[in-house]
RNA sequence: ACAUCAUCAAGAGCGGCAGAGGGACGGGCCCUGUGAAGCCGCGGCAACCUGUUCUCCUCCGCGGGACCUAGGUGCCAAUGCCCGGUUCGAUGAGGC
Numbered sequence: 001a002c003a004u005c006a007u008c009a010a011g012a013g014c015g016g017c018a019g020a021g022g023g024a025c026g027g028g029c030c031c032u033g034u035g036a037a038g039c040c041g042c043g044g045c046a047a048c049c050u051g052u053u054c055u056c057c058u059c060c061g062c063g064g065g066a067c068c069u070a071g072g073u074g075c076c077a078a079u080g081c082c083c084g085g086u087u088c089g090a091u092g093a094g095g096c
Base pairs, nucleotide, nucleotide: 002095004093005092006091007090008089013042014041015040016039017038021031022030023029024087025084026083027082028081043076044075045074048072049071050070051067052066053065054064055063080088
C1' cells in the first nucleotide's frame, strides 16, 4: 500500500513551545489571537488486541461474560458536527 471483518448517538484536558488555521471531501453550520494545526510533558477515557479470571466443554480449542493492576494501539468540542454519495474517512484485528 491492498483486500476482509468489526466499531464510529456513551466517555475523557490541562500545561509548555509555536503562531493561523481546523472540523476527510462538496454544501451548510461551527471552533479558533480569550491562541488553530503541529510537537512535547503530564493527566484522563475507553476496552479492539494481549493479559487475568469466570462460564461452556470429558479435555483442549472455539464461543460467551467480567476486570482495568499490567502491556500494544486508539481517543479526549459539537452523533464520523449536520446533509449528500457510481465520494469516502478514522480506529482496531488478523491476512497478504